[in-house]
Context: one part of a larger RNA
């Protein structure tokens, strides 16, 4: 200089507090351990454990057992054969790769007509292919994390023998090394802000699939008309402490009001300096060095990743009357569909299924549910609660045994708010209630979005946790 401190001073952050709502005791899911032929492999304090996996019955897959191949499933290069390759079928032997085998459909191109060039398939040759094998402590890349914290430096000058300092430190201010004042400094560079993007306000332009205010029609914005209204999507405009008051050094600024649709960063997102963690990832990809090569490569069948005395994390449904269950019956938005979304109409109690309209979609289809009203139930392990299991059944697919998701019927554990402990959230946010999509042939309590209904409470920073900046102490570097 820097790191350290149960040193000081200051100052921030759901970091404490005031508050709501959760986790710690059924089930889902991910670790751990143990089992196991195999239970493939990474990830390991915050920052591993609903992580990689945006979807393990086969496939995926890498693990395991058995069966096979051995220039190889791929990719160059040579030498020999064939002219077709392919495509669709018959049959046999096999768990299947796989070996033989039938029949049909297709009969390569280019010409200098030479088995000459090009193509393509099959044999063989050795040169090589292959390796999800080690090394993330040999690396690129690309990603966590301090942390969207305010801070990391650099030219010139000057100060010190010198490591180095000053600048950047002080007096205010600020979310901010933000900006104003001083000052041996004077400037400038990555961050910060600001340009981007979304959402609130208005305007212009355009009106079809949208939309309907007045006219006229209908069961229906259905058709005539119309673009005013909403909406849709382009380009504009609107906030800048700009006005006014007070505060303060006459400065930055800070409090208050005015207008305003919106007020002091308006409200959300992209955006992540210098570097720290030999963080992570060689199992996306790429690569150095090292292994294996009749196998650590390649194919298949079958199992395995789903085991199950226990232990953690993460989530879900509840334990109830602010509810449960029956009827009635409104209102979103964001998305997606041609091997799909599928109206309606009929079958079925239901999961579903027969049929098939219309739409490659502002046009059709997927499409709400809490809430909101009537009725019942009356505090009980019950008309709470849905785990388990029994049995008929459905879908999706070559195949639901191991191991798939729905239905009906039965069946009906645990749970009466959960111990030490502990997590999230400051507003349209927490709760709460549903919808879409991406992976996907089927399968979610995740994950990433979308709307609906919508609170409480912050006195205050002494404390605990993390962080900024000044300052002191060290036997640390």
């Nucleotide at each position: 200089u820097g790191a350290c401190g149960g040193g000081g001073g200051c100052c921030c952050g759901c970091a404490c507090a005031a508050g709501c709502g959760g986790u710690g005791g059924a089930c889902a899911u991910g670790u751990g351990g143990u089992u196991u032929a195999a239970u493939u492999c990474g990830a390991a304090g915050c920052a591993a454990c609903g992580c990689g996996c945006a979807g393990a019955a086969c496939c995926u897959u890498a693990c395991c057992a058995g069966c096979c191949c051995u220039u190889g499933a791929c990719a160059u290069a040579c030498c020999g054969a064939u002219c077709g390759c392919g495509g669709a079928u018959u049959g046999u032997g096999g768990a299947g790769a796989c070996a033989c085998u039938u029949u049909c459909c297709u009969u390569c191109a280019g010409c200098u007509u030479g088995g000459c060039u090009g193509g393509a398939u099959c044999g063989g040759u050795g040169a090589c292919a292959g390796g999800u094998g080690c090394u993330g402590c040999a690396u690129g890349g690309c990603u966590g994390u301090c942390g969207u914290c305010a801070g990391c430096u650099c030219g010139u000058g000057u100060c010190g023998u010198g490591a180095g300092a000053u600048g950047u430190u002080g007096g205010g201010u600020u979310a901010a090394g933000u900006c104003c004042c001083g000052c041996a400094a004077c400037g400038a560079g990555c961050g910060c802000a600001a340009c981007c993007c979304u959402c609130g306000c208005c305007u212009u332009u355009a009106g079809u699939u949208g939309c309907c205010a007045g006219c006229a029609u209908u069961a229906a914005g259905u058709u005539g008309g119309g673009c005013a209204c909403u909406c849709u999507a382009a380009a504009g405009g609107a906030a800048c402490u700009g006005c006014c008051g007070g505060u303060g050094a006459u400065a930055a600024g800070c409090c208050g009001g005015a207008g305003g649709a919106a007020g002091g960063u308006g409200g959300g997102g992209a955006u992540g300096a210098c570097g720290u963690c030999a963080a992570g990832u060689c199992c996306u990809c790429a690569u150095g060095g090292c292994c294996c090569u009749u196998a650590u490569g390649g194919g298949c069948u079958g199992g395995g990743c789903u085991a199950c005395a226990c232990a953690c994390g993460u989530g879900c449904u509840a334990c109830a009357a602010u509810g449960g269950c029956a009827g009635u019956g409104a209102c979103a938005a964001u998305g997606g569909g041609c091997a799909g979304c599928g109206a309606g109409a009929c079958c079925g109690c239901g999961a579903g299924g027969u049929u098939u309209a219309g739409c490659a979609a502002a046009u059709c289809c997927c499409c709400a549910a809490a809430a909101a009203c009537u009725g019942u139930c009356u505090c009980a392990g019950u008309u709470c609660g849905g785990a388990u299991u029994g049995u008929a059944c459905u879908c999706u697919g070559c195949a639901a045994c191991u191991c798939g998701a729905g239905u009906g019927c039965a069946u009906g554990a645990a749970g009466u708010c959960g111990g030490a402990a502990u997590c999230g959230c400051u507003a349209g946010u927490a709760a709460u209630c549903g919808u879409g999509g991406a992976u996907c042939a089927g399968c979610u309590u995740g994950c990433c979005a979308c709307g609906g209904u919508g609170a409480a409470u912050a006195c205050g920073u002494u404390c605990c946790c993390g962080g900024g900046c000044c300052u002191u102490g060290u036997a640390c570097a």